[in-house]
RNA sequence: UGCCCCCUGGUGUAAUGGCAGCACGAGUGGUUCUGGCCCACUUAGUCGAGGUUCGAAUCCUCGGGGGGUAG
Numbered sequence: 001u002g003c004c005c006c007c008u009g010g011u012g013u014a015a016u017g018g019c020a021g022c023a024c025g026a027g028u029g030g031u032u033c034u035g036g037c038c039c040a041c042u043u044a045g046u047c048g049a050g051g052u053u054c055g056a057a058u059c060c061u062c063g064g065g066g067g068g069u070a071g
Base pairs, nucleotide, nucleotide: 001070002069003068004067005066006065007064010024011023012022013021018054025043026042027041028040029039030038047063048062049061050060051059
């Protein structure tokens, strides 16, 4: 430098172009002599900017980050 792939709560991972879910974590409360387990509730996300569309996490373009590959 060329080509290919990936980017979603703190972490891991879903989502035919149609309300972004789940698990773990964290917080609060219950339970307990205390802690753990368990139960209830809460928390918090689509890498950025444009475009297409009635509607974009999803499609297109540019940019950023990461990985693979060739020389």

A computed fold for a 71-nucleotide RNA from a Pirellulales bacterium, annotated as transfer RNA. It matches the Rfam family "tRNA". Its family is annotated with triplet codon-amino acid adaptor activity in the Gene Ontology. The family's RNA type in Rfam is transfer RNA. The prediction has a mean pLDDT of 80.